[in-house]
This is a predicted structure of a 531-nucleotide part of an RNA (large-subunit ribosomal RNA, domain I) from a Planctomycetota bacterium. It was read from a public genome assembly. Rfam family: Bacterial large subunit ribosomal RNA.
Context: one part of a larger RNA
RNA sequence: GGCGCAUGGGGGAUGUCUGGGCGUCAGGAGGCGAUGAAGGGCGUGGAAGACUGCGAAAAGCCCCGGGAAGCUGUCAAACGAGCGUUGAUCCGGGGAUUCCCGAAUUAGCCCGCGCUGAAUCCAUAGGCGCGGAGCGGCGAACCCGGUGAACUGAAACAUCUCAGUAACCGGAGGAAAAGAAAGAAAAAUCGAUUCCCUCAGUAGCGGCGAGCGAACGGGGAACAGCCCAAACCGCGGGGGUUUCCCCUGCGGGGUAGUAGGGCCCUCCCCAUGGGAGUUACCAAACGGUAGGCUAAUGGAACUGUGCUGGAAAGGCAGGCCAAAGAGGGUGACAGCCCCGUACAUGAAAGCUGACCGUCUCCCGGAGGGUACCUGAGUAGGUCGGGGCACGUGGAACCCCGACCGAAGCAACGGGGACCAUCCCGUAAGGCUAAAUACUCCCUGACGACCGAUAGUGAACUCAGUAGGGCGACCGAAAGGUGAAAAGAACCCCGGCCUAGGGGAGUGAAAAGAAUCUGAAACCAUCCGCUU
Repeated sequence: GGCGCAUGGGGGAUGUCUGGGCGUCAGGAGGCGAUGAAGGGCGUGGAAGACUGCGAAAAGCCCCGGGAAGCUGUCAAACGAGCGUUGAUCCGGGGAUUCCCGAAUUAGCCCGCGCUGAAUCCAUAGGCGCGGAGCGGCGAACCCGGUGAACUGAAACAUCUCAGUAACCGGAGGAAAAGAAAGAAAAAUCGAUUCCCUCAGUAGCGGCGAGCGAACGGGGAACAGCCCAAACCGCGGGGGUUUCCCCUGCGGGGUAGUAGGGCCCUCCCCAUGGGAGUUACCAAACGGUAGGCUAAUGGAACUGUGCUGGAAAGGCAGGCCAAAGAGGGUGACAGCCCCGUACAUGAAAGCUGACCGUCUCCCGGAGGGUACCUGAGUAGGUCGGGGCACGUGGAACCCCGACCGAAGCAACGGGGACCAUCCCGUAAGGCUAAAUACUCCCUGACGACCGAUAGUGAACUCAGUAGGGCGACCGAAAGGUGAAAAGAACCCCGGCCUAGGGGAGUGAAAAGAAUCUGAAACCAUCCGCUU
């Protein structure tokens, strides 16, 4: 020096645990904000820092309710000073206070009213003033709309694809959007919309490449239909004006496609009746109640042991409860020790609320005549685009830009060029619950989900922290003594009175705080073998 055994050091794997995560289901909630939000800054305690709470009335103030003997939040013990059966701390409901920044606003926009007032007579624009719990900003996803890529795929690439995706912007709601046929069809059919299954990877589209990709029909979920404009009538205002006409506001009327309505005529019917309602259906409100939510309350039943052990919940022995043998805790494994669980009960206040009442609103039909009305710079056309599964194609249909531009019910649109016949529908106004999508958040339950290099980035004094970056942004590591601190009095060595060690003591064990277990690398030492 090497090898081997052993003992230590080192290191923190492994095992085990879990106050953290992840996912699913159900219910709730689905918003907050100029009455100043979200988010911050700074303060606030007897007490230095941090977290939490709170706001100069500052770990809090007042009221109501629950509850009970303790309490002055946590890291974090002690001390100080106090509070509490005249009910504190704590829990729930309501109220008060709520510094500064932040939409941040002594502003801007919008709406109403009034005054004023150009070109230009009236008027309009504009200006000024007053009033308005109007708007503004924030928020995870879902939704609608506007703008709108590229990588990629096509084994290159340009049409195409990725994809109307990502991203940005605007807007809204608890859902949004869509929605009561100018539909779909081809059967003498269906009957708003939405969503699911299917039709079907079909018909088609496609450098007919890559790829894109329906609908009808069928089966389900859920179901709900309505209101204007106009004709005509009445009332009011304004303008022109001899009669009359025009514009406008309000009320009645009226809402359809087997057309419907208005107006005129005829006939029948009718109300001490019937129906509906706060989600639409014309529109608005009030009161009450069952129930539910926001604290809680009651809640059965076990002892012994001279067994083991540090400790009994384990063993042994004998009992008991069970609408409760879910689960957790307690010095090991507890139905009966504790918290709970099944079951039952409960609200002064706030929220919700089926239902009831008040209240409010609505309510005919037939026949004949008349030809008054039924959404116009619209439909449609041409050119240029876009959307439709459909890439210009024979390309219908829908939407947009430019230019043209109807008919008006004996009408008009559609049925995939176009024409005819036939069939279906009634555009150019509007509203509409449910079935559907999502989860920042609250509550409960569950898991052949993770178990500290896993699971959220984050289980932890103090994580979106430390740290990095000019910035946008990037972004960690780090859990476990013990049943209980009983956290090692005292003595000794050593020591910059701070390391470390030896006794002693505690403890079941030092498990000794660099603390459960304590692998390997690596280091050291004893011994053996060997060179």